[in-house]
Predicted 3D model of an 85-nucleotide RNA (transfer RNA) from a Candidatus Omnitrophota bacterium.
The organism belongs to Candidatus Omnitrophota, within Bacteria.
RNA sequence: GGAGAGGUGGCAGAGCGGUUGAACGCGCACGCUUGGAAAGCGUGUGACUCGCAAGGGUCCCAGGGUUCGAAUCCCUGCCUCUCCG
Numbered sequence: 001g002g003a004g005a006g007g008u009g010g011c012a013g014a015g016c017g018g019u020u021g022a023a024c025g026c027g028c029a030c031g032c033u034u035g036g037a038a039a040g041c042g043u044g045u046g047a048c049u050c051g052c053a054a055g056g057g058u059c060c061c062a063g064g065g066u067u068c069g070a071a072u073c074c075c076u077g078c079c080u081c082u083c084c085g
Base pairs, nucleotide, nucleotide: 001084002083003082004081005080006079007078010026011025018068027045028044029043030042031041032040046059047058048057049056050055061077062076063075064074065073
């Protein structure tokens, strides 16, 4: 230099145009259990922001585009991995 794959909550990871801001697992918090732990079980749990609260808004690497509607399609850039030279 060329080609391919990928970037989603604290971590891993599904989702591939419409009630998914998010399944599932891990982690974490609280509870049950225990003499006390571990294990197991139950419930809850993304971030930022507005609000007394109830509740609302924005956010899927960054920016732009297509569309009634985008994490999902297109373009550009950045980053990671693999292969070729």
Source information:
Rfam family: tRNA. The prediction has a mean pLDDT of 81.